[in-house]
């Protein structure tokens, strides 16, 4: 959220909290004695009626009624007595215990009822309840007197095979002991009823009957931040108490008990068969149902009875709470069923029945039974079964999606045919009842049979991926989702919804919990060199662990049998309900204990051996071992005296400091403390810290060699003890240098620092202390065994050709290297490899080695060592980028060197800002900012103002009417509106079509609107940088690597050589265009050597030799030579040649990188506009103007200005065009118009340049910005806002701060010409030629780049990552003056109820006594002990609390 029916289990997990009602233990009259009722018999009163009659009265006796006496009762309720009530039924508080579980034990024990056996009940007493009468109280409850019975009490008598005591014997056992028995003494019974069967009673003693109780064994939560605890405690000797044994209890003696194997003390907890869960091992649980197993009955305490209780529906007494109440006193205990408040996320009714099988009682009949047995209620769990079946496509209809064709729900439905499990209705009937009969709560059963309609019955989760299923709309990092990973920021298969699926099904999620997956606590079955984790070293108790052979043993060890391991369950096999849950039967199992018989290999424990491990002993070198004592020389400082003079001293630079009072330097001679140069070396010695001058003395340990002695004496080692580096602390003295903190001087933003002057503890000694380190080999100690190679340190054999080498062995200390092992890295006889033993240690990261406690400690600080909260990671090794103010090597106009310029000045132009109605919009480090724009006056235009139009200013398609277009007029700025004239297309089957034009409808058009982070296309950039890949193999777990690294070379990943790699691709490079030489072909409109003409102009004839032009070859290939280098690849350096090592200069642009431009070139998904974010017009803007920046033009002048005359280009243009000569203007430019669709004509004058003048350094005869006037051209238009001309005036500026640009030869640098765009408008842009330099030592540095290696806590990749203060807020948690609240001990003090124990002067029926009085008993009293309370101090666990970490 949904719900149709059954069987069958099941149901307060929390407040052992309070509890209203109503019920759960009664029963026995065959114990007894009174009362009352009914009934039978009797008497009595009554006297109805009915007969006879002499009318006077006899007889008869019915209902009724009341005495008496009696019987009989499934009759009634009290009381006395018995038997039960200690059982069943409920909870789980407390309890870490002999409470459970197991298994033993009692020669330390009890047992009503029941079975069996013996033996007996003989004779007497006295009370008492009920009852009566009184009488007190509200009440519960009593009190006094008086009667009365018994299986109620109480003596006598009798008896044992009973009990106790003494005492003899035999026998037997697990110590005390136990059986049997002769005898003596001493004690103790009883009830009757009766239907005459028999029940019922006493005493004893049996029972392998039942049932308890005591005591041992093993097991049986968790904390050491709980380490000591215990006086009745542990033992002993005696009395007591009990069923029995015991410090159970007293009194005395004794000082012992328990603990590291974990006492004691705090937390938790009822336990156990078994439930759940794993493959097991086991880990969790202890709900139902089972254990006659614990324990409790509001809370504590205690007794009584009784066979059994210290008693859930008994008793006293406290204490809290409830309720009555007359205020004095009184009553209560649902953790019994069912109800009810309450708590809680949450658990049902005040039912029926004793029918069944049972408990109490009874002789029985019966009676009692919330036990039990049924049924209600709940989908709470299991299990069973339904909701239809067959046929049926136009594949309707809706729905959803769509590419608009279909697809998909779908035989699903409608529709025909059939069947009735369930439910309904109606009829019939079991077994459970026990072999006569009777009796059933459930039962309107269960089952059956008929009737009846497809009708009365489906939902839920889920569709990214783990995980079976997807698609639309909507949402837009929002609203939500989420078990982990993660979705969601405009195309969501994840969110919500709706189609479609998938799953399971009377459920179906979703949540909390347990146990797996987790070998993630590792017994089974892991780790610790760098991932958490080996203690700082050693000695060495305990403790676990140990070496050869032998004998015996039999604790553990294996085996056999024997008893137990309840039933129930689990398993296996049958069997019964219709199956199935369930529910009988059977059999396995319980892996375990205990006895109890056997083996003897190994372990243990034990007797005798042994000598290989240990150790000792004898000889032997080595060595900074330690501990103490004497001593040298060098060199630092400071002091004495001397010679000398201006500085000395530090640093990158200085400065503080220090010197004329005489420093530094230098001499000499002397004082002090401290450390020991070379040697010196992964050598040397110690456990480790750690030892360094020579010497003396005193000392440990190593090691060789020998085999004389012990004979396992050994490893390890929790606790413990001892050592232990620097710092540091106490005392005491010493102090030269060095030097924390601290001065004052530099350095910087700042400098509490690195640099530097100077100094104090300190550092050295002694004596103590402190116990830490990256105390490291990040590697615990010990023992065995397992390839080598090669060096070093001490010894020692053994050979030899001996100042000596070689070989072998031992013991150290190193390096490569296999096996093997490891996540790699790496480690490997010095193990991190194979094993054995032992001890410490980890168990995500942070908080945190913190807090709190507690231990030492003089402090500092050290050992020990948590949580709360927080977070999905932290970590390791290794691999491939990227990055380094890391290293190594190359390269580039990257620096240097050199020439020019940029920043400053006016002026163009773009940007930004700012202004505005609008100044449309894009581009933003290089890679935007003279970029798109190869040219905004209007168009252009995209923006603003106004003024129109809505199927549109463009496109299709549909209808209609018309023949079109076109020209003129008015009104308006014009768009546009209005009338007007005029003219009428093509071809034709004459019906109409085609074409256009108009109207009119909707489909749709239209958008320079949005999103370059949805795209395509184009492009920039790194970078024309030399790289990015791949196929096979081959190494690596593997992410990769080899290959592509390595020597060399090169402009180049070009090439050469080597090489687990061979070989391929994209690039490089060449292939195409340019240019530079030559050759060939061709010669007009180009050319003009040589002939001719000429008007002198290649003009012409001719001519193709040459320039040149356009086509095709040739040449440049390290191809020759020398030398270098590796005999290579190439390298220098020469010859020839026009050119020489890629000749120059272009186009060509790997892989890939910046979410780069760019939706405004074009195309395009989504989105958004549709009388407007579309169209159209006019008019303004885009050109604005305090100021910033970039890109340029022109200056600033003498290597120049200027005027004169004079030479040389290349490549390009030209019909709406370029125009020539001529005329006309001072010029712009103007009339005019030859030529010329071009190697022919025209634009067209090249300009710098030279040459001769001129003015002579000045704001100028430099500059030419701005200004005035006149004119002149282009356009419809020239005001906003064009361009050039003339004349007149004549700003800045004198070469530019920091800074920073370009290019290495025909280049820079200067000169001009031409296109492009274009009506007009270049200082733009793109290409051309003249003129024509200087410089490169060289790569340390800066920027960019490549290639390698290193380091990395970066990968969005250093514009990365990340730490720390502050500000606020919030959460946890430790300290806090403090306050407040609970636990458990303890000591004192009061001292209920009760047991005992003492006294009992007062009471008192039974027995005894003739009496008096006696045995007995009993109220009171009085002690110990003793719950609750009281008061103390400490102990512990929480709440809280300014402030603080």
């Nucleotide at each position: 959220c949904u719900g149709g029916c059954g069987g069958c289990g099941u149901g307060c997990u929390u407040a052992a909290c309070a509890c209203a009602u109503g019920c759960a233990a009664g029963u026995c009259g065959a114990a007894c004695g009174a009362a009352g009722c009914a009934c039978u018999u009797u008497u009595g009163c009554a006297g109805a009626u009915u007969u006879c009659u002499u009318c006077a009265g006899a007889a008869u006796g019915a209902a009724g009624u009341u005495u008496u006496a009696c019987c009989u009762g499934a009759c009634u309720g009290a009381g006395u007595g018995g038997g039960a009530g200690a059982c069943g039924g409920g909870u789980g508080a407390a309890u870490a215990a002999c409470g459970c579980c197991u298994g033993g034990c009692u020669a330390a024990c009890c047992u009503g009822c029941c079975u069996c056996a013996c033996a007996c009940a003989g004779g007497g007493g006295g009370a008492u309840a009920a009852c009566a009468g009184u009488u007190g109280a509200a009440a519960a409850c009593g009190g006094c007197u008086g009667c009365u019975a018994a299986u109620a009490c109480c003596g006598c008598a009798u008896a044992a095979u009973c009990g106790c005591a003494c005492g003899u014997u035999a026998c037997c056992g697990c110590u005390u002991g136990g059986u049997a028995c002769a005898g003596u003494g001493u004690g103790a019974a009883a009830a009757a009823c009766u239907c005459c069967g028999g029940u019922g009673g006493u005493g004893u003693g049996a029972g392998c009957a039942u049932g308890g109780a005591c005591c041992c064994u093993c097991g049986u939560c968790u904390g050491a931040u709980u380490a000591g605890c215990u006086a009745g405690u542990u033992g002993g000797c005696a009395c007591g108490c009990c069923a029995c044994c015991a410090g159970c209890c007293u009194a005395c003696c004794a000082a012992g008990g328990c603990g590291a194997c974990g006492a004691u003390c705090a937390c938790u907890a009822a336990c156990c068969g078994a439930c759940c869960u794993g493959a097991c091992a086991c880990g969790c649980u202890g709900a139902c149902c089972g254990g006659a197993a614990c324990a409790c009955g509001u809370u504590g305490g205690g007794a009584c009875u009784g066979a059994c209780a210290c008693a859930c529906u008994c008793c006293c007494c406290a204490a809290a709470c409830u309720c009555c109440u007359a205020c004095g006193g009184g009553a209560g205990g649902c953790a019994a069923c069912u109800a009810u408040g309450g708590g809680g996320a949450a658990u049902a009714g005040u039912g029926c029945a004793c029918a069944a099988g049972g408990c109490g009682g009874g002789a029985a009949a019966c009676c009692c039974u919330g036990a039990u047995g049924c049924a209600c209620c709940g989908a709470c769990a299991c299990c069973a079964c339904g909701a239809g079946a067959g046929c049926c496509a136009a594949a309707a209809a809706g729905u959803a999606u769509u590419u608009c064709a279909g697809c998909a729900u779908g035989u699903u439905a409608a529709g025909c045919u059939c069947u009735a499990u369930c439910a309904u209705c109606a009829a019939g009937u079991a077994a459970g009842a026990a072999a006569a009969g009777c009796u059933g709560a459930c039962c309107c059963u269960a089952c059956c049979u008929g009737a009846c309609u497809a009708a009365c019955a489906a939902u839920c989760a889920c569709c990214g991926g783990c995980u079976a299923g997807a698609u639309a709309c909507g949402u837009g990092c929002c609203a939500u989702c989420c078990g982990c990973c993660c979705c969601g920021g405009c195309a969501a298969u994840a969110c919500c919804u709706a189609u479609g699926g998938u799953g399971c099904a009377a459920a179906c999620g979703a949540u909390a919990u347990c146990a797996g997956g987790a070998u993630u606590u590792a017994c089974u079955g892991g780790a610790u060199g760098u991932a958490a984790a080996u203690g700082g070293a050693g000695c060495g108790c305990a403790g676990g662990c140990g070496a050869a052979a032998g004998g015996a043993u039999a604790a553990g060890u294996c085996u056999g049998a024997u008893g137990u391991g309840a039933c129930a369950g689990c398993c296996c096999g049958g069997a019964g309900c219709u199956c199935a849950a369930c529910c009988c039967c059977g059999g396995u199992a319980c892996u375990g204990c205990a006895c109890u018989g056997a083996a003897a290999a190994a372990u243990g424990g034990u007797c005798a051996u042994c000598u290989a491990g240990a150790g000792u002993g004898u000889c032997g070198g080595a060595g900074g071992u330690g501990u103490a004592g004497c001593u040298a020389g060098a060199a630092u400082c400071g002091g004495u005296a001397g010679u000398g003079u201006a500085g000395c001293g530090g640093u990158g630079a200085a400065a503080u400091g220090u010197g004329u009072a005489g420093a530094u330097a230098u001499u000499a001679g002397g004082a002090g403390g401290a450390g020991c140069a070379c040697c010196a070396g992964u050598g040397g010695c110690g456990a480790a810290g750690g030892c360094g001058g020579c010497u003396u003395a005193c000392u440990g340990g190593a090691c060789g060699a020998u085999a004389a002695c012990u004979g396992a004496c050994g490893g390890u080692g929790a606790g413990g003890c001892u050592c232990g580096a620097c710092a540091g602390c106490g005392u005491g003295g010493g102090g030269a240098g060095c030097a924390a903190g601290c001065a004052g001087g530099a350095u910087u933003a700042g400098a509490u620092a690195c640099c530097a002057u100077g100094a104090u503890a300190g550092u050295a000694c002694a004596c103590g202390c402190u116990g830490u380190a990256a105390a490291u080999g990040a590697u615990g100690a010990a023992u065995a065994g397992u390839a080598g190679g090669u060096g070093u340190c001490g010894g020692a054999a053994a050979g030899c050709a001996c100042a000596g080498c070689u070989u072998u062995u031992c013991g150290g200390u190193g390096c490569c290297g296999c096996c093997g092992c490891a996540a790699a890295c790496g480690c490997a006889u010095u193990a991190a490899g194979u094993a054995u033993u032992c001890c410490a240690c980890a168990u995500g990261g942070g908080g945190a080695g913190u807090a709190c406690g507690u231990u030492g400690g003089c402090a500092a600080g050290a050992a020990u060592g948590a949580a709360a909260c927080u977070c999905a990671a932290a970590g390791g090794a290794a691999u491939u980028g990227a990055c380094g103010g890391g290293g190594a090597c190359c390269c580039g106009c990257a620096c240097a060197a050199g020439c020019g310029g940029u920043g400053g000045a006016g002026c163009a132009u773009g940007u930004g800002g700012u202004u505005u109605a609008a100044u449309u919009g894009g581009a933003a480090g290089c890679a935007a900012c003279g970029c798109g724009a190869a040219g905004a006056a209007c168009c252009u235009u995209a923006g603003c103002a106004a003024g129109u139009c809505u199927u549109g200013a463009c496109a299709u398609c549909c209808u209609u009417c018309u023949g079109a277009c076109c020209g003129g007029a008015c009104a308006g700025u014009a768009a546009u509106g209005u009338g007007u004239c005029c003219u009428u297309u093509c071809a034709u089957u004459c019906g109409g079509g085609a074409c256009a034009g108009a109207a009119g409808u909707g489909a749709c058009a239209g958008g320079u609107g949005g999103u370059g982070c949805a795209u395509g296309g184009u492009u920039g950039u790194c970078g024309u940088c030399a790289g990015c890949u791949c196929g096979u193999g081959u190494c690596g777990u593997g992410a990769g690597a080899u290959g592509u690294u390595g020597g060399g070379u090169u402009a180049a990943g070009u090439c050469c050589c080597g090489c687990a790699a061979c070989g391929a691709g994209c690039g490089c490079a060449a292939c195409c265009g340019u240019u530079a030489u030559c050759c060939c072909c061709a010669g007009u409109a180009g050319c003009c050597a040589g002939c001719g003409g000429u008007u002198c102009g290649g003009c012409c004839g001719g001519g193709c030799a040459c320039u040149c032009u356009g086509a095709g070859g040739a040449g440049u290939c390290u191809g020759c030579c020398a030398g270098g280098g590796a005999u290579a690849a190439c390298c220098u350096g020469g010859a020839g040649g026009a050119a020489g090592g890629u000749g120059g200069g272009g186009a060509u642009g790997a892989c890939g990188u910046c979410a780069a431009a760019u939706c405004a070139u074009c195309a395009u998904g989504c989105c958004c506009c549709u009388u407007a974010u579309g169209a159209c017009u006019u008019g303004g803007g885009c050109u604005a103007c305090a100021c910033a920046c970039g890109u340029g033009c022109u200056a600033c002048a003498a290597u120049g200005g200027c005027g004169u005359a004079a030479a040389c280009a290349a490549a390009g243009g030209g019909a709406a065009g370029c125009a020539a000569g001529a005329c006309c203007g001072u010029g712009a430019g103007g009339u005019g118009g030859a030529g010329c669709a071009a190697a022919u004509c025209c634009c067209a004058a090249a300009a710098a340049u030279a040459a001769a003048g001129u003015a002579u350094c000045a704001g100028u005869u430099c500059g030419g910005a701005c200004u005035g006037u006149a004119g002149u051209c282009u356009g419809c238009a020239a005001u906003c806002c064009g361009a050039a001309u003339a004349c007149a005036g004549g700003a800045a500026g004198c070469u530019g701060g920091a800074a920073u640009c370009g290019g290495u030869a025909g280049u820079a640098a200067u000169u001009g010409c031409a296109g492009a765009u274009c009506a007009g408008a270049a200082u733009u842009c793109u290409g051309c030629g003249g003129u024509g330099a200087a410089u490169a030592c060289g790569u340390u540095a800066c920027c960019g780049g490549g290639u390698u290696u290193u380091g990395u806590a970066c990968a969005c990749a250093c514009c990365g990552c990340c730490c720390g203060u502050c500000a606020c807020a919030c959460c946890a948690u430790g300290g806090g003056a403090g306050c407040u609240g609970g636990a458990a001990a303890u000591g004192c003090c009061c001292g209920a109820a009760g047991u005992c124990a003492g006294u009992g002067a007062c009471c008192c029926a039974a027995c005894c006594g003739c009496a008096a009085g006696g045995a007995g008993g009993g109220a009171g009293c009085u002690g110990c002990c003793g719950a609750a309370g009281g008061c103390a101090g400490a102990u512990u666990c929480g709440a809280u609390a300014a402030c603080u970490g």